[in-house]
RNA sequence: UUCAAGGUUUUCUAGGGUUCCGCAGUAUCAGAACUGGUCAGGUCCGAGAGAAAACGCACGGCUUCGGCUGUGUACACGGAGGGACAAAAGCCCGGGAGGA
Numbered sequence: 001u002u003c004a005a006g007g008u009u010u011u012c013u014a015g016g017g018u019u020c021c022g023c024a025g026u027a028u029c030a031g032a033a034c035u036g037g038u039c040a041g042g043u044c045c046g047a048g049a050g051a052a053a054a055c056g057c058a059c060g061g062c063u064u065c066g067g068c069u070g071u072g073u074a075c076a077c078g079g080a081g082g083g084a085c086a087a088a089a090g091c092c093c094g095g096g097a098g099g100a
Stems, first nucleotide, its partner, number of pairs: 007055006015045002020042002022039001023036004056073007075095001077098001081093003
């Protein structure tokens, strides 16, 4: 200095907030309303550097040419700032800037 399938999706987790539900408070006969995430919760958001699965990809074997099958798919420090939904974040910008 250069290269990348360093791929996609789904389910989940760490994590995240507060639309809705619940919970707590104010008030109240009750309900509705308002306030609270400085409420461990359900819904919700959710990882490149977390997990699993499916598909895919690379190389090889077999094949009745439709497919079947083996192996591999490694590594990965990282701001500030900005953006979205109700809001926030390990979300997105972003395997970015920068560093090694």

Predicted 3D model of a 100-nucleotide RNA (Guanidine-I riboswitch aptamer) from Lihuaxuella thermophila. The sequence was found by an Rfam model in a public genome assembly. Taxonomically the source falls in Lihuaxuella (Bacteria, Bacillota, Caryophanales, Thermoactinomycetaceae).